[in-house]
RNA sequence: UUCAUGAAAGGGCAAACUCGUUGUAAGGCGAGGACGCAAAGCUACUGGUCCUGAAAAAAAAAUCAGGAUAGCAGAGUUUCCAAG
Numbered sequence: 001u002u003c004a005u006g007a008a009a010g011g012g013c014a015a016a017c018u019c020g021u022u023g024u025a026a027g028g029c030g031a032g033g034a035c036g037c038a039a040a041g042c043u044a045c046u047g048g049u050c051c052u053g054a055a056a057a058a059a060a061a062a063u064c065a066g067g068a069u070a071g072c073a074g075a076g077u078u079u080c081c082a083a084g
Base pairs, nucleotide, nucleotide: 005084012037013036017032018031019030020029021028022027035071041077042076043075045074046073047072048069049068050067051066052065053064054063
């Protein structure tokens, strides 16, 4: 110096909920607020979950198309500190 793990220190993010706003909806954004998080930084690539529409006829399931979720899992990528 690099990799794996991660005690300490400096800090960081921000669930539910409330208010406002936006969207058909799932959900997003802003403020308050902290359940938690060593990537709870970023990326919709794979799977899962959620929403909308269609064929097709009441409901459900499945199929197709579009959208969402990165705090569902995997994957890719970037990264502060440093005991052992």
The prediction has a mean pLDDT of 85. Predicted 3D model of an 84-nucleotide RNA (c-di-GMP-I riboswitch aptamer) from a Deltaproteobacteria bacterium. Taxonomically the source falls in Myxococcia (Bacteria, Pseudomonadati, Myxococcota). It matches the Rfam family "c-di-GMP-I riboswitch aptamer". Gene Ontology term of the family: cyclic-di-GMP binding.